[in-house]
RNA sequence: UGAUAAAGGCAAACCAGGGGUAACCCUGGGGCGCAAAGCCUACGGUCCGCGAAGCGGACAGCGAGGUUGCCAAA
Numbered sequence: 001u002g003a004u005a006a007a008g009g010c011a012a013a014c015c016a017g018g019g020g021u022a023a024c025c026c027u028g029g030g031g032c033g034c035a036a037a038g039c040c041u042a043c044g045g046u047c048c049g050c051g052a053a054g055c056g057g058a059c060a061g062c063g064a065g066g067u068u069g070c071c072a073a074a
Base pairs, nucleotide, nucleotide: 001072002071009034010033014029015028016027017026018025019024032061038067039066040065041064043063044062045059046058047057048056049055050054
């Protein structure tokens, strides 16, 4: 640095069951995509709930940062 390669990995929408007021989460199926879509951090962002302020929550497959790592090329 990432091929129209090999081996393997993850798993969007959607469906079923379960949890939550919700965002959304868990398990199974599924497979849109992903070279860190491994792990960690809610800093920016987005989303939900509660008159406001603000508080409480969700998303790490939006960006950013930290950290480890397979294969291949150079």
This is a predicted structure of a 74-nucleotide RNA (c-di-GMP-I riboswitch aptamer) from a marine sediment metagenome. The coordinates come from a structure-prediction model, not an experiment, and the mean pLDDT is 86.